[in-house]
Context: one part of a larger RNA
RNA sequence: GAUCUGCAUUCUAAAGACUCUGGCAGAAAAGCGUCAAUCGACCCGUCUUGAAACACGGACCAAGGAGUCUAACAUGUAUGCGAGUUGGCGGGUGGAAAACCCGUAAGCGCAAGUAACCUGACUGGUGGGAUGGCCUGUGCCUGCACCAUCGACCGACCAUGUUGCUUUUGCGAAAGGUUUGAGUGCGAGCAUACCUGUUGGGACCCGAAAGAUGGUGAACUAUGCCUGAGCAAGAUGAAGCCAGGUGAAAACCUGGUGGAGGUCUGUAGAUGUGCUGACGUGCAAAUCGCUUUUCUGACUCGGGUAUAGGGGCGAAAGACUAAUCGAACCAUCUAGUAGCUGGUUCCCUCCGAAGUUUCCCCCAGGAUAGCUGGAGCUUGAUCAGUUUUAUCGGGUAAAGCGAAUGAUUAGAGGUUCGGGGGAUGAAACAUCCUUCACCUAUUCUCAAACUUUAAAUAGGUAAGACGUGUCGGUUGCUUAAUUGAACCGCCACAUUCAAUGUGAGCUCCAAGUGGGCCAUUUUUGGUAAGCAGAACUGGCGAUGCGGGAUGAACCGAUAGUCGAGUUAAGGUGCCAAACUACGCGCUAACCUAGAUCCCACAAAGGGUGUUGAUUGAUAUAAACAGCAGGACGGUGGUCAUGGAAGUCGAAAUCCGCUAAGGAGUGUGUAACAACUCACCUGCCGAAUCAAUUAGCCCCGAAAAUGGAUGGCGCUGAAGCGCGUGACCUAUACUCGGCCAUGGAUGCAAGUGCGACGCAUCCAUGAGUAGGAGGGCGUGGGUGUCGAGACUAAGCCUCUGGCGUGAGCCUGGGUGAAUCGGCAUCUAGUGCAGAUCUUGGU
Numbered sequence: 001g002a003u004c005u006g007c008a009u010u011c012u013a014a015a016g017a018c019u020c021u022g023g024c025a026g027a028a029a030a031g032c033g034u035c036a037a038u039c040g041a042c043c044c045g046u047c048u049u050g051a052a053a054c055a056c057g058g059a060c061c062a063a064g065g066a067g068u069c070u071a072a073c074a075u076g077u078a079u080g081c082g083a084g085u086u087g088g089c090g091g092g093u094g095g096a097a098a099a100c101c102c103g104u105a106a107g108c109g110c111a112a113g114u115a116a117c118c119u120g121a122c123u124g125g126u127g128g129g130a131u132g133g134c135c136u137g138u139g140c141c142u143g144c145a146c147c148a149u150c151g152a153c154c155g156a157c158c159a160u161g162u163u164g165c166u167u168u169u170g171c172g173a174a175a176g177g178u179u180u181g182a183g184u185g186c187g188a189g190c191a192u193a194c195c196u197g198u199u200g201g202g203a204c205c206c207g208a209a210a211g212a213u214g215g216u217g218a219a220c221u222a223u224g225c226c227u228g229a230g231c232a233a234g235a236u237g238a239a240g241c242c243a244g245g246u247g248a249a250a251a252c253c254u255g256g257u258g259g260a261g262g263u264c265u266g267u268a269g270a271u272g273u274g275c276u277g278a279c280g281u282g283c284a285a286a287u288c289g290c291u292u293u294u295c296u297g298a299c300u301c302g303g304g305u306a307u308a309g310g311g312g313c314g315a316a317a318g319a320c321u322a323a324u325c326g327a328a329c330c331a332u333c334u335a336g337u338a339g340c341u342g343g344u345u346c347c348c349u350c351c352g353a354a355g356u357u358u359c360c361c362c363c364a365g366g367a368u369a370g371c372u373g374g375a376g377c378u379u380g381a382u383c384a385g386u387u388u389u390a391u392c393g394g395g396u397a398a399a400g401c402g403a404a405u406g407a408u409u410a411g412a413g414g415u416u417c418g419g420g421g422g423a424u425g426a427a428a429c430a431u432c433c434u435u436c437a438c439c440u441a442u443u444c445u446c447a448a449a450c451u452u453u454a455a456a457u458a459g460g461u462a463a464g465a466c467g468u469g470u471c472g473g474u475u476g477c478u479u480a481a482u483u484g485a486a487c488c489g490c491c492a493c494a495u496u497c498a499a500u501g502u503g504a505g506c507u508c509c510a511a512g513u514g515g516g517c518c519a520u521u522u523u524u525g526g527u528a529a530g531c532a533g534a535a536c537u538g539g540c541g542a543u544g545c546g547g548g549a550u551g552a553a554c555c556g557a558u559a560g561u562c563g564a565g566u567u568a569a570g571g572u573g574c575c576a577a578a579c580u581a582c583g584c585g586c587u588a589a590c591c592u593a594g595a596u597c598c599c600a601c602a603a604a605g606g607g608u609g610u611u612g613a614u615u616g617a618u619a620u621a622a623a624c625a626g627c628a629g630g631a632c633g634g635u636g637g638u639c640a641u642g643g644a645a646g647u648c649g650a651a652a653u654c655c656g657c658u659a660a661g662g663a664g665u666g667u668g669u670a671a672c673a674a675c676u677c678a679c680c681u682g683c684c685g686a687a688u689c690a691a692u693u694a695g696c697c698c699c700g701a702a703a704a705u706g707g708a709u710g711g712c713g714c715u716g717a718a719g720c721g722c723g724u725g726a727c728c729u730a731u732a733c734u735c736g737g738c739c740a741u742g743g744a745u746g747c748a749a750g751u752g753c754g755a756c757g758c759a760u761c762c763a764u765g766a767g768u769a770g771g772a773g774g775g776c777g778u779g780g781g782u783g784u785c786g787a788g789a790c791u792a793a794g795c796c797u798c799u800g801g802c803g804u805g806a807g808c809c810u811g812g813g814u815g816a817a818u819c820g821g822c823a824u825c826u827a828g829u830g831c832a833g834a835u836c837u838u839g840g841u
Stems, first nucleotide, its partner, number of pairs: 043058004059841006067344001069201006076194006084108003088104005112119002124150005132141003152184002154181003157177002164171002204343002207340001211333006222307009231297001233265003236261001240257007269294002274290002277288002309325001311321002346775006356369001358367003370513002372510008383501002386499002388463005398453001399451002405447003410442001412440003418436007467493003471489005477484001516540004521535005545556003560738007570728003573712003579725001581724006594714001605699003609696010626683005632656003638650002662677001666675002739765009776830001778827010794814004800809003
């Protein structure tokens, strides 16, 4: 020097791995938000029987905000020791004691009874009973706790009181008592912790009107006193004085001068009448304007001083006393008390009320029992909002009043010595008539406080082992009596003792409630009431759902969460899911036809509207209706009347001729007349008339904003009354999945964990006040395990997920230094409301 190789560095290229990122496309399913539409849907909290309320609180947001602590007691549970138990206090080895040890008090317990003096308890029997044993039977023995029952003992009380001791009063043995005790009867307590509850404490939180004690105020204002200041211009013209005049004088008159006065007009000032003016989040927590009153005085104002809270001061209004006055203000007692108002903070699961009894200076409240929850214990029996059978008690409903009591209508017959009236009598207790009373047999109608009779429903008791039967025994009871009664014992009798259903019984603790309301039926007061008061039952309250248009309570039905099917009540023209379904009737409704329990109204009385029914008549010996003819004579009947001839009125109401014609149904006349009707006949040719009754419809039927079968609308209905089928639809019923709760049964030996578990089956699921159980979340302490500058907490977020829920985990962003899980202890621990507090908008 060349070449080769390795390493390092740099550059380039390729391949690969990992990571980051852009664009495009983007299924199913899911999440979140916005807009629009359909259906449903009244605003929460609260007191209340009842609230969407024309009842109250509530604009919105953040932070704060209410059952606490302590003492005593009660039940329960847990733990320690146990006839004891317990942090009183004191003392302990060289040092160190909150913890360890020792000593000794005190509390509670270990004995009760009695007003007190005082006295002072021991293994009992029977029935039911767990367990254990013998051991398999239709069993026997043992018999805990506990329950029931009968004795004994202690104390108190009552009664008795021998012998004895004491002494004049007691101690008192033995034997007693339908009396009594928070007693004994082989002990169960003490201490600590926690839950719940009660009471005292501020006592869950906020809230008075009041009361008390001690002070501060008369700078506002009230009044007194002292000392100061202020009050145009006019008007009027008191006393006094002057002059003149008159007079004998007293004096008077006239004219001046003068300048008095709670005098006048009227500024300033003071005051505050009217506009019911302005203003009325004002200039102002009392002002402004014009108007008004007064303005030499009881005047106005300054300063000083005096009077102070049950006190002052007051020309008096309860006025004023510092924007406060029928008793000032400040502080304290004081967090005063309130049976009264308001509020009272996370979740799920299970159960689930009361508004009634008794008592209370009780009626807005408590206690007490009831209703309810929780904790247990004993046991496998027995019980029952039911029926049946048997048997009791009753005096309501009904019935009855020719049965009692009481009320009550009508006649009939009768009686005399009754009462009234009358006739014949001179009169008569003479006769006769009549009426009331009375008697007799009937008749009508009644009763919460009448009843002979007498239900239904409701109520009591019984339907067996704690029984039945034979035998034996005890007794102070009973009997003439081992007679009876009661009790005790042995043995026998278990498909068995009406049906149906069913677990039953007991103890302790405690909340809330103690305003109720509605409906059917019964019922009291009331003229009645959406009135007041009761009873039975069922509801609402405390309860949603379907229907009744609407709605606490009516009808249906009572609810975990989903799916499918079927119904109830109620519906099926459209609103609006479902037959403009079917069959038979009725209804025509112009002051508003009618249209579904409660229920949102209508009556008496009417209708020749229409449709049925019943009864009684008429009709081919031609009815009814229509048209036509007759409708006469005695007689103008008698009476009465001024007159009455059928027809003002009264009594009477025949005869003749007839096919019929009233001594007259109306019109009419002064009275007649005339017409008409009843009645008869002709024409016609088939049904007709009256009364009663009931359906629908109509009348009866008038009110204040415009209006309601729910609206539209509907007429052989879409109305009313019957009948038939189909269909619609509730959280009801049936079936299935899942969740929770309750119950039942089974399960670990073999390999770790494992009963706070696993598996299967059945039933149930509403809920205010309230109770219980299980959870979520917050601050702090301890222990333990962790996270964090590669991003803690916090905050934001249409990231995703888990949980029934309270909530939790997770992604992204922001942020800049701490935070979390589990176990345990602890609490100033959870907000939408309180005319809440503070701040913000």

Large-subunit ribosomal RNA, domain II from Gonium pectorale, 841 nucleotides, folded computationally. Its Rfam family is "Eukaryotic large subunit ribosomal RNA". Rfam links the family to the GO terms ribosome and structural constituent of ribosome. Rfam 15.1 lists 107,465 matches to the family in 2,616 species. For this family Rfam cites "Crystal structure of the ribosome at 5.5 A resolution" (Yusupov et al., Science, 2001). Its Rfam clan is "LSU clan".